[in-house]
Parts: sequence; structure tokens; C1' cells
RNA sequence: AGGAGCGGGCGCAUGAUCGCGCAGGCCUCCGGCCUGUGAGGAAAGUCCGGACUCCGCAGGGCAGGAUGGUUCGUAACACGAACCGGGGGUGACCCCGGGAAAGUGCCACAGAAAACAUACCGCCCCGGCAUACCGGGGUAAGGGUGAAAAGGCGAGGUAAGAGCUCACCGCCUUCAUGGUGACAUGAAGGGCAGGGCAAACCCCAUCCGGAGCAAGACCAAAUAGGAAAGCAUUUGAGGGCGGCCCGUCCGACGCUUUCGGGUAGGUUGCACGAGGUGCCGGGCGACCGGCAUCCUAGAGAAAUGAUCAUGACCUCCCCCGGGAGGUACAGAAUCCGGCUUACAGCCCGCUCCUUCUU
RNA sequence: UGGGGUGUCGUCAAGUGGUAAGACACGGGCCUUUGGAGCCCGCAUCCGGAGGUUCGAAUCCUCCCACCCCAGCCA
Repeated sequence: AGGAGCGGGCGCAUGAUCGCGCAGGCCUCCGGCCUGUGAGGAAAGUCCGGACUCCGCAGGGCAGGAUGGUUCGUAACACGAACCGGGGGUGACCCCGGGAAAGUGCCACAGAAAACAUACCGCCCCGGCAUACCGGGGUAAGGGUGAAAAGGCGAGGUAAGAGCUCACCGCCUUCAUGGUGACAUGAAGGGCAGGGCAAACCCCAUCCGGAGCAAGACCAAAUAGGAAAGCAUUUGAGGGCGGCCCGUCCGACGCUUUCGGGUAGGUUGCACGAGGUGCCGGGCGACCGGCAUCCUAGAGAAAUGAUCAUGACCUCCCCCGGGAGGUACAGAAUCCGGCUUACAGCCCGCUCCUUCUU
Repeated sequence: UGGGGUGUCGUCAAGUGGUAAGACACGGGCCUUUGGAGCCCGCAUCCGGAGGUUCGAAUCCUCCCACCCCAGCCA
């Protein structure tokens, strides 16, 4: 200098004028004035996890759902951190993660054979007058098929071959050592049994009660508190209870569905919270603890904007200091922690590779 | 705001791991003097989009996109 990997941050600024929502205050109160305040890193998708609220506190079993290396972190998680194993990359670094020797199922076409192994070509032996053809037998090293072919490779061995035997590697079993653990290392034994798919059923381990702020609470208004069908009334409909069963509790002017009618107003929940910022301490880290300090939107689903000037950045044009255009994605609605997705442009830090110079 | 569902040819749709049925419509041909009807042939390179699992994906998994449906109280 060029290329690359990882992580973090900003995401127009200042001023003026006009306008909008909310809160407080004031006045001459059907209205107006003043002051303060008013979007995000994703407010989004609603994919997870919680807080909160209600359901008579939710017991047992089946079914269902979720997660899936280990250990930590956390209120919790499908999130995060560190590590372990496998794979990719020259590297920084990135991606993947229970079980296929419990059982069932699937593996199209091709191929002899797709999992009880088997034999098309080939190789070898025997017989038929026989190097070529035929029949019988052996074999699985080689060829061929396929996404995938029954441990790999070398040597011995053999009629030809084969874990048939041996060395190394892989695999399995047992043991020892180290580690909290995933696992690693080493030793001994076994001649190899056990192809792939679990984002197929399934098995194992752990977790999960349901519904959601249109939850829920209080107040007000209104009437046709109507009609029909079905199920029930202690031998029990229905509800808590979600799919089912048991169990338990509640349960009678009852319950469910459909049609029709009325009303769709106010207050609250509702923003001080697993909260932000700074410093110190602990920890490899995620994170945790202590101290100080700050208060920061909240609606009807509806506000949070526009114009001008100056400046900043980017693109284009030319007469080289001017002109034109542009400044993303998007927009709170009970709140919080994550994940995912969208995003013009700019900045910072750490690291790797290549080339050159000293 | 919350909950639920659906995307396959122009339209209606079948298929739910093995290479996308069918009907209407459309295009071409035959028949007919011509049109209609009838007969024959054709019409999905991308199954809403992008990744992944698998030898193989419309189908299984994840994330997006578009569209549709439902809701309170008297009760």
C1' cells in the first nucleotide's frame, strides 16, 4: 500500500417563523395566552422468555409442545459467555452439535446386491477332445452402477482370494491418569459385529396450568333483560379444566348455540423500572456488587411536522470555485430481556494475509 | 392491539419426500361455405420469496412477504 476477519458507535447540526399532542399555571373561560415537554436502534415482525392481571392456587396419568455437547450467567429463555468435539479457511476467524449396537419405516432411477447380503464383467479350480465355448464349484482383490456398496492401507498368505494372519490407522470393550464437566491422554484386550436418514416415527434427559391490558377493577348510560332449538334440574347439564380420563370443588328463574335489540362513554390499570449515566471493586467472560447522580412521551388506532437561512457529508456538472440534486430504514400504545428482519452514508478499535521499504 | 388462518397456470383446484393430476379459459390444427358445438395437440424451466435438512423438497425446518377472518359490555 492492497485485500480480508471480528467488535463497537453515530445515524444530520444550529437558529428563526408557522403549526400539532400532553401536563401545569393564568385570564376577559363555547375560547385564548404563557411555561415545560414530546420516538427508535430497530419503536417493526409478533418468533421466544418473563413481569403484571384474572380464572375457586392449577393434584395424578395419557396425549401435546419446546429445548438438545459441557459448565456458567440470568427473573426467565429457543438468549448470552467461556470451553469441548467435528468440519471449512494459508490465516485472523467462521459454521455445525443427544441417541442409528431399543424398535418400526424409507433409501426413487440405475445396479448382481440398498442391509437376513449378494455376484453382471472379471479372477481361480474341476469336467466336457478345449487359451476363446458350455456346465459345476470357489472368491470378492479389480472393473461397472449409484448420493451411498459391507473397515482403510501395506505386507505375508493362497489355486485365486479374503482380518485368513501381522504392522500402522480407525472402531468396540475394560482399566488408569488429568479435568467440576463435555472430553483428553495412555495401557491392555477384541479380528470388525455396527451403511445413511431422527428439520421420518421414535427413544432419552430437562422444562411447560390456561388466557391475555380489547387482561382486570370502579362508575355511568341504554332496553324488547325478547324469540327459537338443544341439554339439564341431585341417577347432575354446565363450569374451574386447556385435547382426554381419574380425582376434587362450585352448581339450578340454569347452561349452550343461532337470530334479534340496546350501547360502544368516563376513570383506572399507565410509567420509579430485573431503569439510565459515571466511578470503584470482583470475574478470562457473559455478568454481579457497592457508592454517587438523573427522572425521560403516553394518546380516540389520530401529536411528535413544515418552510427558510447558515453549516456538515455524499453524488453529478462545468469555465476550478461555483451550480444542481440528495441525507437511509422506519415510526411508540401495558412494560421489560432477547432473537430475527430493514437500513443512504460516516467514524473508531483490535486482528490476519500478500507485496514493498528500512 | 391481541388471537387465528391461507398462498400451486389467467380462474377453480388435486398432490403431504421420488421430479406437478384435472376442469374452465387461452393458442394452434381438423371438421364446416362461415361461426358455434365436437375431436386432436399445446400451455407450471422459479408451487408467494430467501436460506437450510436430505442423494433428492410444492411437501420437512427457520426467517421474511402478501392477503383474509375474529374480538367489548347489557349477558